[in-house]
This is a predicted structure of a 1661-nucleotide part of an RNA (large-subunit ribosomal RNA, half A) from Dehalococcoides sp. The coordinates come from a structure-prediction model, not an experiment, and the mean pLDDT is 81. Rfam family: Bacterial large subunit ribosomal RNA. The organism belongs to Dehalococcoides, within Bacteria.
Context: one part of a larger RNA
RNA sequence: CGUACGGGGAAUGCCUUGGGUCCUAUAGGCGAUGAAGGACGUGGCAAGCUGCGAAAAGCUGCGGGGAUCGGCAAGCACGAGUUGAUCCGCAGAUAUCCGAAUGGGGCAACCCACCUAGCUGAAGGCUAGGUAUCCCGAGCAAUCGGGAGGCGAACGGGGGGAACUGAAACAUCUCAUUACCCCUAGGAGAAGAAAACAAUUGUGAUUCCCCGAGUAGCGGCGAGCGAAAGGGGAUUAGCCCAAACCAGGGUGGUUACGGCCAUCCUGGGGUUGUAGGGCCUCUAUAAUCGAAGACGAGCGAAGCCGAGCUACCUGGAAAGGUAGGCCGCAGCGGGUGAUAGCCCCGUAGGCGUAGGCAAGUUGGAGAGAGAGGAACCCUGAGUAGGGCGGGGCACGAGAAACCCCGUCUGAAUCCGGCGGGACCAUCCGCCAAGGCUAAAUACUCAUAGGACACCGAUAGUGAACCAGUACCGUGAGGGAAAGGUGAAAAGUACCCCGAAUAGGGGGGUGAAAAAGACCCUGAAACCGUACGCCUACAAGCGGUCGGAGCCCUUUAGUGGGGUGACGGCGUGCCUUUUGCAUAAUGAGCCUACGAGUUGCUCCUGUCCGGCAAGGUUAAGUACGGGAACGUACGGAGCCGAAGCGAAAGCGAGCCUGAAUAGGGCGAAACUAGUCGGACGGGGCAGACGCGAAACCUUGCGAUCUACCCAUGGCCAGGAUGAAGUUCCGGUAAUACGGAAUGGAGGUCCGAACGAGUAAACGUUGAAAAGUUUUUCGAUGAGCUGUGGGUAGGGGUGAAAGGCUAAUCAAGCUGGGAAAUAGCUCGUACUCCCCGAAAUGCCUUUAGGGGCAGCCUUGGACUUACCGCCAUGGAGGUAGAGCUACCGAUUGGAUGCGAGGGCCUCACCGCCUAUCAAAUCCUGACGAACUCCGAAUGCCGUGGCGCGAUAUCCAGGAGUGAGCCAGCGGGUGCUAAUGUCCGUUGACGAGAGGGAAAGAACCCUGACCGCCAGCUAAGGCCCCCAAGAGACGGCUAAGUUGAUAUAACGAUGUGCGGCUGCAGCGACAGCUAGGAUGUUAGCUCGGAAGCAGCUAUUCAUUUAAAGAGUGCGUAACAGCUCACUAGUCGAGCGGCUGCGCGUGGAUAAUAAUCGGGCAUCAAGCCGUCCGCCGAAGCUGCGGAUAAGAAAUUAUGGUAGGGGAGCAUUCCACCGGCGUAGAAGCCGAGCCGCGAGGUUCGGUGGAGCUUGUGGAAAAGCAAAUGUAGGCAUGAGUAACGAUAAGGCGGGUGAGAAACCCGCCCACCGAUAGACCAAGGUUUCCUGAUCAACGCUAAUCGGAUCAGGGUAAGGCGGGGCCUAAGGCUCACCCGAAUGGGGAUGCCGAUGGACAGACGGUUAAUAUUCCGUCCCUGGCCAACGCUGCGAUGGGGCGACGAAGGAGUGAAAGGACCGCCCGGCGACGGAAUGCCGGGUUGAAGGGUGUAGGUAUAGGGUGUAGGUUAAUAGCCGGAUCCUGCUGAACCUGAUAGUACCGAGAGCCCACGGGCAAUCGGAUAGUGUCCCUAAUCAUACUUCCAAGAAAACCCCCUAAGCAUCAGGCGUUGGGCACCCGUACCGCAAACCGACACAGGUGGUCAAGGAGAGAAUCCUGAGGUGCUC
Repeated sequence: CGUACGGGGAAUGCCUUGGGUCCUAUAGGCGAUGAAGGACGUGGCAAGCUGCGAAAAGCUGCGGGGAUCGGCAAGCACGAGUUGAUCCGCAGAUAUCCGAAUGGGGCAACCCACCUAGCUGAAGGCUAGGUAUCCCGAGCAAUCGGGAGGCGAACGGGGGGAACUGAAACAUCUCAUUACCCCUAGGAGAAGAAAACAAUUGUGAUUCCCCGAGUAGCGGCGAGCGAAAGGGGAUUAGCCCAAACCAGGGUGGUUACGGCCAUCCUGGGGUUGUAGGGCCUCUAUAAUCGAAGACGAGCGAAGCCGAGCUACCUGGAAAGGUAGGCCGCAGCGGGUGAUAGCCCCGUAGGCGUAGGCAAGUUGGAGAGAGAGGAACCCUGAGUAGGGCGGGGCACGAGAAACCCCGUCUGAAUCCGGCGGGACCAUCCGCCAAGGCUAAAUACUCAUAGGACACCGAUAGUGAACCAGUACCGUGAGGGAAAGGUGAAAAGUACCCCGAAUAGGGGGGUGAAAAAGACCCUGAAACCGUACGCCUACAAGCGGUCGGAGCCCUUUAGUGGGGUGACGGCGUGCCUUUUGCAUAAUGAGCCUACGAGUUGCUCCUGUCCGGCAAGGUUAAGUACGGGAACGUACGGAGCCGAAGCGAAAGCGAGCCUGAAUAGGGCGAAACUAGUCGGACGGGGCAGACGCGAAACCUUGCGAUCUACCCAUGGCCAGGAUGAAGUUCCGGUAAUACGGAAUGGAGGUCCGAACGAGUAAACGUUGAAAAGUUUUUCGAUGAGCUGUGGGUAGGGGUGAAAGGCUAAUCAAGCUGGGAAAUAGCUCGUACUCCCCGAAAUGCCUUUAGGGGCAGCCUUGGACUUACCGCCAUGGAGGUAGAGCUACCGAUUGGAUGCGAGGGCCUCACCGCCUAUCAAAUCCUGACGAACUCCGAAUGCCGUGGCGCGAUAUCCAGGAGUGAGCCAGCGGGUGCUAAUGUCCGUUGACGAGAGGGAAAGAACCCUGACCGCCAGCUAAGGCCCCCAAGAGACGGCUAAGUUGAUAUAACGAUGUGCGGCUGCAGCGACAGCUAGGAUGUUAGCUCGGAAGCAGCUAUUCAUUUAAAGAGUGCGUAACAGCUCACUAGUCGAGCGGCUGCGCGUGGAUAAUAAUCGGGCAUCAAGCCGUCCGCCGAAGCUGCGGAUAAGAAAUUAUGGUAGGGGAGCAUUCCACCGGCGUAGAAGCCGAGCCGCGAGGUUCGGUGGAGCUUGUGGAAAAGCAAAUGUAGGCAUGAGUAACGAUAAGGCGGGUGAGAAACCCGCCCACCGAUAGACCAAGGUUUCCUGAUCAACGCUAAUCGGAUCAGGGUAAGGCGGGGCCUAAGGCUCACCCGAAUGGGGAUGCCGAUGGACAGACGGUUAAUAUUCCGUCCCUGGCCAACGCUGCGAUGGGGCGACGAAGGAGUGAAAGGACCGCCCGGCGACGGAAUGCCGGGUUGAAGGGUGUAGGUAUAGGGUGUAGGUUAAUAGCCGGAUCCUGCUGAACCUGAUAGUACCGAGAGCCCACGGGCAAUCGGAUAGUGUCCCUAAUCAUACUUCCAAGAAAACCCCCUAAGCAUCAGGCGUUGGGCACCCGUACCGCAAACCGACACAGGUGGUCAAGGAGAGAAUCCUGAGGUGCUC
């Protein structure tokens, strides 16, 4: 790697109980007769759901029904039913508590009351009914009667009212009178009976639909917004008051009492615009409408009747197949062991009726009119209208009518008024300032029935299942996963393995157990086992091409299959890019899901179809059994048939114009439209999918934290020693000094407590902020508990933009909402044809767009296109030139002019190594110079060539980041893989060959196949195909072998050119000479060839020899050279050009020519022949397209066009299937492909051809979504380093459980007790799957049973604080915000129990003992009692010091009990334990206090008051209070004995019996207490009730009060357990956090620290 068989997992297929979307009816509400929704109960056993409510899975009546029944839901037990149960329908009864919640309160499901009646028993307890607030009505009032309140899906009306967004920004505008909040109504709501439209014709309330119409208009005239009249339809319906006038009544005024006036109430009357009414006259109570009540066809609940099949075959089973029948007003549908008209339920059709509804009939309460006259009365006032400011009308202040609101004003009265889009006139229409009104219209929480080309368990509702559940969050709120045995449980009797009720193997059931409950099918990832082949010197995108060997198979074929040594070639996919193997993005893998859709018909085009100068209906109506469908009707309306003009307007013409001209746009000659279907594209909508940061709006949060309010608590110990005071000194007096006293302080040191300085550790932590060490504050601006307040543009902030629930430059939650996203990412089957762009202009534009360019498709047109040749043109580039211009410019000549010098009185003049114009000679320059001037390109014409183009119209795009190379330029440095242009090519979007390797360079454009041939670039020694090819040269450097080098340097070397020397002997070497004047002169200390200077550097001798080429000396000397001779014997030099080489030449691998390697080459140059070499060309075969054919074409990104495959559903016609459908696994065959088909296996019930139709219609990627499974990895870790060891027991199993003995740790805590919080974790028995970071026999785990006892403890029945709620009242668009009073509200005030014993588990609760409190009754004694009112009290800070002094603790002595050791001693000894006891009552000591406490009076003030207070007088000594006494003989502790029981063998428990005893000692030391004391200080330190006193009303022999005694009564809630923690808050059995109380011994100042006690632990590997 392959094959087979498994595990794992849950895809796929099939299924559907559940959903989705609609339709037709019904209903359109429920609720103080207590709803919706809940809490708690309720069953024989009962956890959940369902039902029900103390009458509790039910009770009663009526009806139905007819045999079983006691819900889901089995079982055990027990019952019910033909005397009719269960069950179904209707009507009743009952209906705990909460909830509007309603007697009051409250933290919903609880607490506490009052009244009446009753039980009883006076208190206490119980039962029934009543007791909220507001509004309306009645009533003088008390009060009575009625109504409201709350809930509910959408629809309606109204009051408020955003923002994102769009305008490519933004402000008017838009979104939108939307979302949202609030009030409110009904089954509908609203609107509604013309002070209306219209336009010279007319209509006649409102509402809704179709048109009108995207029109008229509005509009930063932007984006956008957008009518009405009128037409066609649906449905139809009209009325009542106010007033005038009349009558009756009430009240007030006035009166000459006759009346009159004003006003109010009731009745009559009356209701409109061609005005009407009153009034007067006449006429009529009609027609018509019609309430209550009665009858009532019919509808209608549960329900009833309801036709028709057999045999054989297969099979587990028949409904299948075969054969023969039957019914049909019934062949809808479902079920039954596979697919049933005739098996079952049903269906068509028919029947039945309770409550109820009801057409209709009857009934008649009541309503109801017309004509004329006259011109007296009436006909809606802070109104209409106006000014100003707003709003609504499609209409944005506009020329702005009309309507509404605020504000300031303010008419008319029928001879009147309003409107007709400013306004005026005329004309027309109408009658405001009061009200009611069905239907047609909107919606669906719900009920009944039904439908579907909707989904089928990642789908469809969030929810097919006990889901708004589990779970998360303080809360608002968020919110899952999870379907399937089988026809029937027939759900495996029995046996075996095993500790086992785990699991498995037999066996049995069954058609099937590979259907065994983790149960249909059972894919993939992933993990195994067996076998075949391969694999341990080999280097890789893992394939592909070739291929040895081995294995299997075979129909025996050159067959097929598996493996694959070795060789050739070969850098994944996607995205984004100029360009990606890229070391740029994304993906761990698999499976499922996952993105251009739908609506409108608004626009445009194409194709198909109908009709055609016409085409077509819309709403609606009718019919068809009828919601969708069809047919018919419906011609309103729309498009077209006529245009032109700004328009009036005219019209085959019109406009312009003076025009009949000209021109423009049309007509005509060839007139085609319109309606529908499908598709392409656009518009409006979320518009291909996912994704913001944000904005707005309603709510929820101060259990964290910030600040504040109220009420409580805490701070070991030590130190310092302010003011003041006293005394002394001192002063005239102060001042001042000293000592003592004193005890101040944002004082000092330092624990608790608080903070968080530094470091380390920790960093997938023990911990989402910690640990260790260290540090700071620690009587203060201190810390802390409980209860409360402040809320999001807000709070709070000793201020850091800090904190506001692990969130903060604007919290969180739901909603607007699918905000927007010119941005990023992703976007799914196949084949065929064509095929871009990265440019121009404009752009708040530059990574986006618009138009053009380039692509594509269809049509029109017909050579208009392109190439070459010829020819004719325009032009000012390259080049060139410049006494041809402009500008610049080299050298020289000349020298206008100037500078300088000389001269000079001045004018002149002279000179010049100066500057320099112009000119001349000479040389050379220019993108913006040109006297000149090409090539190429461009334009025209003609010819030839080539067949596909060009052009126009219409539909669809994409592109508008480009990049490299050559050439021509700009810029830059004649830098850049730089940048900007032009032009060509390539890449982009292009494969193949070459260049070692390489987007772009060279060659060359891939339709497919071939183990055929020829070539291109480039190659031919080996790697590596082809030449160690031939000839001639060059190179010696491995130069080079396809390229990174220069100036400069050099007797490298080859070949030239020019020029010297040389047999009269050159050059080099060797031998010899190299002299003299002279040490030349000068200079110099010296200078002699050789420091320097000078020189006509001479001269002599010579073969030759310099007044000297170097070395050298102080100077000489010396050595050399030039030069000469000899020797030698043939070439030797100089300059210069070319070729190849050389130095110059430095980088980290021997590290490179691609490598090996190569030297007359395998290097370089030249010439020649041959060969190799690509997807080029050719040959053969095949596919597709075009064309009649020959033939030609077929690379391709964005993109356009065409043809197909597959999936799901539907229609029609057929077919397959238990003799085996779909799905799944594997193999063969067919098709270019998407795919199709056949066979075998599995599977066990459905599937589908063909032709059309319709879509939730194809996945590899979106840091995609969900699930599963890998990897890391048997790795890290196993949570304080206080520590374990041994023996025994139990058990299947023991490091961890139990017992014992050692060891270790804490001990101001790791001990004990409360509060909060938790809510059964407590105790006992059983169990070990999961939980416990390991094991577990153990457990805070699982299962079952048990456990919490109160007049006195805590809370309520008492009080009040902060604060909250609130009848009244005040304010406010609404909701609501305040709020006296009252009520609620502890963290505070008030208030009666202690000790001992007892249980497995509770105890101040039970028991024992001794006490206490408050009501009630009775008796007795005494008696001014009486309150929500008055007064007192209650009642308060901080710090400090002194005193008192019990307990605990310590010490000593006495006493009681017990024990006492290896050898020896000691017993008058030593050691250990005990030696004690509360509340209450009494007493009133120590002490504290002296303006304290109490009593008696009192002129006066205050007052209801005789209290009290203020003021004043006087008398008494009290008041408080530890200790102390009592309680108190504890038969308790303790000791001894001990039946019996249990036992982890150590012992434990224990009835009972016996024994009693011992201090009411002393000292030390101090806490509590006294004490709310005392002292000092300044910051000046709750309230109310209880309690006491007083009186008011009232009562007074009573009642009431006080006291004693006796009797009786005394309610509700909490009470288990944890509680510095394994049970609370931190996701955990988490090194964190968490308020109060107790707090032993030794050492010590100490609660520091170390060691120990009691007690508790060894921290779960």